[in-house]
Background:
The prediction has a mean pLDDT of 81. The RNA shown here (transfer RNA) has 73 nucleotides and comes from a Planctomycetota bacterium. Rfam family: tRNA. Rfam classes the family as a transfer RNA. Gene Ontology term of the family: triplet codon-amino acid adaptor activity.

RNA sequence: GCCGUCCUAGCUCAGUCGGUAGAGCAGCGGAUUUGUAAUCCGCCGGUCACGGGUUCGAUUCCUGUGGGCGGCU
Numbered sequence: 001g002c003c004g005u006c007c008u009a010g011c012u013c014a015g016u017c018g019g020u021a022g023a024g025c026a027g028c029g030g031a032u033u034u035g036u037a038a039u040c041c042g043c044c045g046g047u048c049a050c051g052g053g054u055u056c057g058a059u060u061c062c063u064g065u066g067g068g069c070g071g072c073u
Base pairs, nucleotide, nucleotide: 001072002071003070004069005068006067007066010025011024012023013022019056027043028042029041030040031039049065050064051063052062053061
């Protein structure tokens, strides 16, 4: 330098063909317990890496940039 792939909540990841973004863990509150842990219930938490384009509408399609991983030279 070229090619491929990935970037979504604090962390690990879902999200088939474009139609109001979810789970588990963590955190907070409550129930239970003499108390802790465990368990159960509820809540909080996201400019979907960043910019531009297409579209009535983009996490999703196209494109540029940045970053991670792999391959080729």